[in-house]
RNA sequence: UGCCUGGUAGUGGGGGAUAACGUUCGGAAACGGACGCUAAUACCGCAUACGUCCUACGGGAGAAAGCAGGGGACCUUCGGGCCUUGCGCUAUCAGAUGAGCCUAGGUCGGAUUAGCUAGUUGGUGGGGUAAUGGCUCACCAAGGCGACGAUCCGUAACUGGUCUGAGAGGAUGAUCAGUCACACUGGAACUGAGACACGGUCCAGACUCCUACGGGAGGCAGCAGUGGGGAAUAUUGGACAAUGGGCGAAAGCCUGAUCCAGCCAUGCCGCGUGUGUGAAGAAGGUCUUCGGAUUGUAAAGCACUUUAAGUUGGGAGGAAGGGCAGUUGCCUAAUACGUAACUGUUUUGACGUUACCGACAGAAUAAGCACCGGCUAACUCUGUGCCAGCAGCCGCGGUAAUACAGAGGGUGCAAGCGUUAAUCGGAAUUACUGGGCGUAAAGCGCGCGUAGGUGGUUUGUUAAGUUGGAUGUGAAAUCCCCGGGCUCAACCUGGGAGCUGCAUUCAAAACUGACUGACUAGAGUAUGGUAGAGGGUGGUGGAAUUUCCUGUGUAGCGGUGAAAUGCGUAGAUAUAGGAAGGAACACCAGUGGCGAAGGCGACCAUCCUGGACUGAUACUGACACUGAGGUGCGAAAGCGUGGGGAGCAAACAGGAUUAGAUACCCUGGUAGUCCACGCCGUAAACGAGUUCAGCCAGCGAGGUUGAGCCCUUAACUCUUGGCGUCGCAGCCUACGGCGUAAGUUGACGGCCUGGGAAUACGCCGGCAGGUUAAAACUUCAAUGAAAUGACGGGGGCCCCGCCCAGCGUUGAACCUGGGGUUUAUUCCGAGGCACGCCGAAAAACUUUACCUGCUCUUGACUCCCAGAGAACUUCUCAAGAUAGGAUGGUGCCCUUGGGGACAUCGAAGCAGGUGCCGCCAGGCCGUUGUUCAGUUGUGUCGUGGGAAGGUGGGGUAAAUUCCGGCACGAAGGCCAACCUUGUCCUUAGUUUCCCACCGGUAAGGCCGGGCACUCAAAGGAGACUGCCAGUGACAAACCGGAGGAAGGUGGGGAUGACGUCAAGUCAUCAUGGCCCUUACGACUAGGGCUACACACGUGCUACAAUGGUCGGUACAAAGGGAAGCCACCUCGCGAGAGCAAGCUAACCUCAUAAAACCGAUCGUAGUCCGGAUUGCAGUCUGCAACUCGACUCCAUGAAGUCGGAAUCGCUAGUAAUCGUGGAUCAGAAUGCCACGGUGAAUACGUUCCCGGGCCUUGUACACACCGCCCGUCACACCAUGGGAGUGGGUUGCACAAGAAGUAGGUAGUUUAACCUUCGGGAGGGCGGUUACCACGGUGUGAUUCAUGACUGGGGUGAAGUCGUAACAAGGUAGCCGUAGG
Repeated sequence: UGCCUGGUAGUGGGGGAUAACGUUCGGAAACGGACGCUAAUACCGCAUACGUCCUACGGGAGAAAGCAGGGGACCUUCGGGCCUUGCGCUAUCAGAUGAGCCUAGGUCGGAUUAGCUAGUUGGUGGGGUAAUGGCUCACCAAGGCGACGAUCCGUAACUGGUCUGAGAGGAUGAUCAGUCACACUGGAACUGAGACACGGUCCAGACUCCUACGGGAGGCAGCAGUGGGGAAUAUUGGACAAUGGGCGAAAGCCUGAUCCAGCCAUGCCGCGUGUGUGAAGAAGGUCUUCGGAUUGUAAAGCACUUUAAGUUGGGAGGAAGGGCAGUUGCCUAAUACGUAACUGUUUUGACGUUACCGACAGAAUAAGCACCGGCUAACUCUGUGCCAGCAGCCGCGGUAAUACAGAGGGUGCAAGCGUUAAUCGGAAUUACUGGGCGUAAAGCGCGCGUAGGUGGUUUGUUAAGUUGGAUGUGAAAUCCCCGGGCUCAACCUGGGAGCUGCAUUCAAAACUGACUGACUAGAGUAUGGUAGAGGGUGGUGGAAUUUCCUGUGUAGCGGUGAAAUGCGUAGAUAUAGGAAGGAACACCAGUGGCGAAGGCGACCAUCCUGGACUGAUACUGACACUGAGGUGCGAAAGCGUGGGGAGCAAACAGGAUUAGAUACCCUGGUAGUCCACGCCGUAAACGAGUUCAGCCAGCGAGGUUGAGCCCUUAACUCUUGGCGUCGCAGCCUACGGCGUAAGUUGACGGCCUGGGAAUACGCCGGCAGGUUAAAACUUCAAUGAAAUGACGGGGGCCCCGCCCAGCGUUGAACCUGGGGUUUAUUCCGAGGCACGCCGAAAAACUUUACCUGCUCUUGACUCCCAGAGAACUUCUCAAGAUAGGAUGGUGCCCUUGGGGACAUCGAAGCAGGUGCCGCCAGGCCGUUGUUCAGUUGUGUCGUGGGAAGGUGGGGUAAAUUCCGGCACGAAGGCCAACCUUGUCCUUAGUUUCCCACCGGUAAGGCCGGGCACUCAAAGGAGACUGCCAGUGACAAACCGGAGGAAGGUGGGGAUGACGUCAAGUCAUCAUGGCCCUUACGACUAGGGCUACACACGUGCUACAAUGGUCGGUACAAAGGGAAGCCACCUCGCGAGAGCAAGCUAACCUCAUAAAACCGAUCGUAGUCCGGAUUGCAGUCUGCAACUCGACUCCAUGAAGUCGGAAUCGCUAGUAAUCGUGGAUCAGAAUGCCACGGUGAAUACGUUCCCGGGCCUUGUACACACCGCCCGUCACACCAUGGGAGUGGGUUGCACAAGAAGUAGGUAGUUUAACCUUCGGGAGGGCGGUUACCACGGUGUGAUUCAUGACUGGGGUGAAGUCGUAACAAGGUAGCCGUAGG
């Protein structure tokens, strides 16, 4: 507190105006003025006062209004009075509803906002309000708030709830509901019950509009609608039919509240786009291994159905009320009026062509979006070629992309799908539930101590915390459960539960708190001792360095990797004596001692002083622990003032080193180092470990330093305080730590996510600087521990193709290969070792792939079809291929049809490519590794990577083997086995051989003969550390010896593990993809691969006397031979030629082996060395010898006199040297492969160089040191700090100003009701005035945003420049603090 409900008491009698209206005036309009008339439930007195209010308790003050219906008596001025009913009105009380005010608690971020406040805090008294109150005013007092965050700055309406989450929480406040605030911006009041009022008033301001320029009008953050802004959000619709509201007695009127409709896939829910059958698995598409697969029962076809959409007919509910008439009650004097219920009748629908139901026709009208590398369900083709592009993270794309783009197919969801933005979750990734801090980020450098937090045993009280019960409240809606209604669902709705909370009250008393009384185990005090570089002050000492003086003494000293600068004949260094001065204190000395930390080391002091430990007793009685702020101490360097200054030594100077050397090394040398006083306040201030306390092996084992007990001497036992080592459980990512915890608990502080950033700004400081501490931007990492490798200008052991000791290459000429250059072409490949006499075991043509020219186009070659023809031979043009013409010729098989071979023509497919990719793959092969010794399974250990086996002690050529051992084994490697060689035996003796016997010759196995020997080729034997001795660990093994042909894998060969190098080869072959198809294919002639200023590699021949030349005399092995080897003989100076026997080969032949040996000659010279080059003449092969072959004869006779730096191979039948053969091959080796002859030297050994293996160590490397990586400078871009300033926003203080309004007060002016003594008064209005006050103004500050020449650093960028700081001992160990350059 209006309307509403209930109660009580009233509602009497008067008065003056005014609007509308009329007349008139002004104005463009808005509107206004003057005069005149009139009414009221409008306005004003008077009377009355149950209750109300005030009071000095005597008293005083204050109200109202009528209207409508009906009417029997009675009265009447005939209007009515009067009675009654209904609606009003006045006063007052109570209720309900709705408000106002107050209190406690709660309510975002920032401390780089720490002090704020004068009406401020309180009181007294006025005023004001509906009401309390500094709400306002006067006076008095000096208070009030704040680290439990005041003030200031930024941001924000709050809640029920909503989203998410297992929950605790986190985020949020659309719709619906409750509350608040606002209504163009700012201020103000009026009216009213209620407003300081969205659709009211006044003023100021900005904006818009009208105007006759004088003046006026306006406020969609109401519903629609327009413009603008924006990524983005609807119709200028219908109706009051329902619900609700206002007015009214009611009918009714109003209502963009509301109910409906329209638009939007915005969300949620439901439904449809057909169903069944249908294999010729159609066509088309895609893929293909070309067989097929897939799309796919999918389609077509056949048989059905008709929801939704369409056409058509019917058709609820939302309606309760209202009007009229009647009946019965109530009120009343009354059957009037009014009212309630009931009955009859009539009437009310925006939606709406509603929902719903029936009929008709026909599969007819209706499927998209994203994705398909992994996470994550779903794969292929084509195009592209680090381009175009994709991308949530990892990442994809550089010619075979399941990752880009398209296609086919597939997967997921579906009238939707995907993207973007946002919140929570996963995230235990701020950790209350529920994390950490030795090394990953993280313990303040260390104490003392305030607030705070926490706190020993026990009695009693209390009941704040705590626990239980009850009551009230926690709005409705929402969420949850059980039901109901729309065909279902979404949705709506009934009931229940819940709302985890708050308040009040009752009870309990164990625990915590508070109060109280006691206790002694924590803590402390007194007392006797002990150890100590604990601190401060004063004094004393010796050794050494340096300087000075004196003596002796003479030419150097000093310094270094090596030197030089420097000192010294003016006498150094050295040595002896003396003196001065400063600093530091050898030995003792010890993971020993003391201190909170920093730190402390000669000795003495009856000097001052802190702490610890220990013994025994007594006392106090929780006095304790931690500790935000605060305060003190705090190495070195540095600063100030004054001293001091021997040595050392930033800066600086000189000498070296070096590409440079503002360094490392050397010679000097100033601050400083020292003292006193005062600052600074940081260190890798480290145990990278905060402080305090309890417990965990009846304290695990030793050591050491103090004190004590028992006692005997002992390496004794026990108690206790420190300092260290190892180690069990439990702990840890691991490393590790382990009673001095990093175990397990408790208490309290501090701290914790890459770079930017040891930063900027702010704050502090006298400087240096310190402290606190961001952001933009950038990035998917940064980091720890451990593992395996690789690497090291780390270490140890071992081997070698390394070095050592011997012989060569590199210098010359030539051969040959590659590079480079040249060229029409000089075909291609191979490129450190591991290309370079390599592919090529043969480039005159061919080969041949290259170049030039002439030609062909189903082709030189393969398969297939058809026609005509044998094939073929000869001639002609031409460089030839080829093309044209001409001549001769009829073959083979045969079932008499034909078939086959060959050449030509035609057609369809196709052939062909030494074209490209060896970084697509196969095969083959090189190298690591010409034999290095390594690799793996099972069990075991470890969270794991991995380890172990394989480490260790021996020993080996060897992962070969022995012992020990959480290992036991093994496939493939090693070894063995295989081939060859060295010795012997057996067998069979021809073409080999020839001992004996016989014959023969000038000679000769030449002949008979013989297998005995040699030999050849089959099979065996033999060698295994088997035997002995020594060493060793009784092993393995090694050393020595015997025997033996051979001795320790006898010599040689073949044999090459898992892997590495995207090693090599598409040009051996084969092959995928790409490319060419009258040419990148094919044929053919000629040319080229052979060029030649140059440098290089593998070799050959030499430079000579260990040799050359001439003459003579010996001795091999292993091979080849029919398109062949070719004897003998003859000819030629010779290469060779002619003739010709033998041989398909232990038969014949190539075929004389050469060095060697015996003689002769040459005599150290560019030669009798050396043979290049050149001239002439020849031989041979071959169609062909010019470009471009080999050889021969004669002549010519370069360089070269043993080779610089550097470098290769080889350890015994080897190097060196000497010849011989073979493959290829018509011809053409100084190359390659093989064979024998002669036949050495040296190896002390592993120090050093190169390489390799094993163990260990460090690592920031893993593309693995040819690694990684830092800083300046230069360039581009980005964000940011400073900056003379400039322009805005917000705000403090001071001043002035003052519209409208309210309040106060009032000269002037004006005024109907009331009073009046009629003069006036009371009261009011207007005006001016005072206070408060909005906008606007001035001055001065603060703060914030934007911008600014210039400037500072930062970040990011492709292959820039300069150096090489760090990672290995990173080549000077690194790092931290500070100072100088």
Small-subunit ribosomal RNA from Pseudomonas sp. NM17, 1381 nucleotides, folded computationally. It matches the Rfam family "Bacterial small subunit ribosomal RNA". Gene Ontology terms of the family: structural constituent of ribosome and ribosome. Its mean pLDDT, the model's own confidence on a scale to 100, is 81. NCBI's taxonomy places the organism under Bacteria, Pseudomonadota, Pseudomonadales, Pseudomonadaceae, Pseudomonas.